[in-house]
RNA sequence: GUCGGACGUGGCGAUGGAACCCGCCUGGGACCGAUGUCAGAUGGCCCCGAACCGCCGUCCGGCUGAUGGUCCCUGCACGUCA
Numbered sequence: 001g002u003c004g005g006a007c008g009u010g011g012c013g014a015u016g017g018a019a020c021c022c023g024c025c026u027g028g029g030a031c032c033g034a035u036g037u038c039a040g041a042u043g044g045c046c047c048c049g050a051a052c053c054g055c056c057g058u059c060c061g062g063c064u065g066a067u068g069g070u071c072c073c074u075g076c077a078c079g080u081c082a
Stems, first nucleotide, its partner, number of pairs: 010025004016073002019070003027048003031044002035039001054063003
């Protein structure tokens, strides 16, 4: 330096929120900076990148769903009763 794995952290899973479970990604660079000079910790901040951003079609029309899964709350729609 490269590749792979484990752990940890953070993020993500087509419309909101909580819990539990499952799955996926989790890399690079600049600046500030304790210290002790080469260097540069925890951390802060910025840029790029990863997972992610539904389906069909005669192409500007059509379809399912607040879940990745379970369950609850909230919003919306339909039906019934008071």